[in-house]
RNA sequence: GUUAUAUGUUUGAUGGUUGCCCUGACGCAAAGUCGGGGAGGAAAGUCCGAACACCCUCCAAAUUUAUUUUGGAGAAAAGGGCAAUGGCUAACAGCCAUGCUUUAAAGAAGAAAUUCUUUAAGGACAGAAAGUGCAACAGAAAAUAUACCGCCCGCCUAAAUGCGCAAGCUUUUGGCGAGGUAAGGGUGAAAUCGUGAGGUAAAAGCUCACGUCCCGCUUUCGCGAGAUAGCGGGAUGGAAAACCUUGCCUGGUGCAAGGCCGCGUCCGCCAGAUGAGGCGGAAGAGCCGCUUGAUCCCAUAGAGUAAUUUAUGGGGCAGAUAUAUAACCAUCUAAAACAGAAUUCGGCUUAUAGACAUAUAACAAUA
Numbered sequence: 001g002u003u004a005u006a007u008g009u010u011u012g013a014u015g016g017u018u019g020c021c022c023u024g025a026c027g028c029a030a031a032g033u034c035g036g037g038g039a040g041g042a043a044a045g046u047c048c049g050a051a052c053a054c055c056c057u058c059c060a061a062a063u064u065u066a067u068u069u070u071g072g073a074g075a076a077a078a079g080g081g082c083a084a085u086g087g088c089u090a091a092c093a094g095c096c097a098u099g100c101u102u103u104a105a106a107g108a109a110g111a112a113a114u115u116c117u118u119u120a121a122g123g124a125c126a127g128a129a130a131g132u133g134c135a136a137c138a139g140a141a142a143a144u145a146u147a148c149c150g151c152c153c154g155c156c157u158a159a160a161u162g163c164g165c166a167a168g169c170u171u172u173u174g175g176c177g178a179g180g181u182a183a184g185g186g187u188g189a190a191a192u193c194g195u196g197a198g199g200u201a202a203a204a205g206c207u208c209a210c211g212u213c214c215c216g217c218u219u220u221c222g223c224g225a226g227a228u229a230g231c232g233g234g235a236u237g238g239a240a241a242a243c244c245u246u247g248c249c250u251g252g253u254g255c256a257a258g259g260c261c262g263c264g265u266c267c268g269c270c271a272g273a274u275g276a277g278g279c280g281g282a283a284g285a286g287c288c289g290c291u292u293g294a295u296c297c298c299a300u301a302g303a304g305u306a307a308u309u310u311a312u313g314g315g316g317c318a319g320a321u322a323u324a325u326a327a328c329c330a331u332c333u334a335a336a337a338c339a340g341a342a343u344u345c346g347g348c349u350u351a352u353a354g355a356c357a358u359a360u361a362a363c364a365a366u367a
Base pairs, nucleotide, nucleotide: 001363002362003361004360005359006358007357008356009355010354012332013331014330015329016328017327018326020038021037022036023035024034025033026032040338044349045348047347048346049345050344051343052254053253054252055251056074057073058072059071060070061069062068079250080249081248082247083246084098085097086096087095088094099125100123101122102121103120104119105118106117107116108115109114126245127244131243132242134238148185149184150181151180152179153177154176155175156174158172159171160170162169163168193211194210195209196208197207198206212235213234214233215232216231217230218229220227221226258288259287260286263284265282266281267280268279269278270277295316296315297314298313299312300311301310302309303308
């Protein structure tokens, strides 16, 4: 330098013509004229969390005498969810920080097991030592351990061109033992703690030293998870994303929530009598909820390691309902990727051409 991959940022500009939705002014009104605004970083998946609304249960107050209104709360059980610690937040399965742990690389110590340091990536990170159940294939055995090859012991048998005068001994072959062992081999994703020494017929935490891990107690440090140092006991396989146990949270339904009657429609009553009115009610394709809100962006200052938060100043923000936000042309080399709001926000996840930044890998060239 090129290519590929991953992560992050960005998500066309200017001008013209013709249209659509919302809206301001002019206009008695209609028509029209002149203006303003008009999709996203994910609007998506609907996977979480909240706001808001109604309903359910309970409590309190007022009015009232059994109803209504207002305010507050969500007990227990079932079901569901969450799971290291601390913080942020309206809230969260989100974010930040920390702890522990796993894997990889490099370096150091050690005979080794292993440990320490640095860097990078990951962890549904309570309990398998409460209980019940589960595990394909391979393998002796997948959990009351067990024994295929091997090693050792005992007995029997056979051989020796081994020894011995002989009884016999030694070595080897084959067989047997409801014999010993679990060093080594072999199976597996995983095999009953690892290394070394002692020990033994051969072996084994059988014993010892050094380690790893677990449980309990104590010292010091830390808000805490934990760390540090010491003592005592031990070796308990996997999976809780099988049931289950422990701790904490959780009332239900979602804008098709829900509300209104001044527009039109329908129903009833009264009045009137050639047509017009008034009162009450219902529901609707009518109106509200509806978009300025725990809002977003930028700058400055403050608090905080950070997430985040406070103050000041400036700027931006569509609102439909047979559902607008478009089409075409010109230039910028080309205008193209993923993709179209429907109550609103905070997250997560997924998709994404081109350009830019960083990291890694491969290749090429130069020094």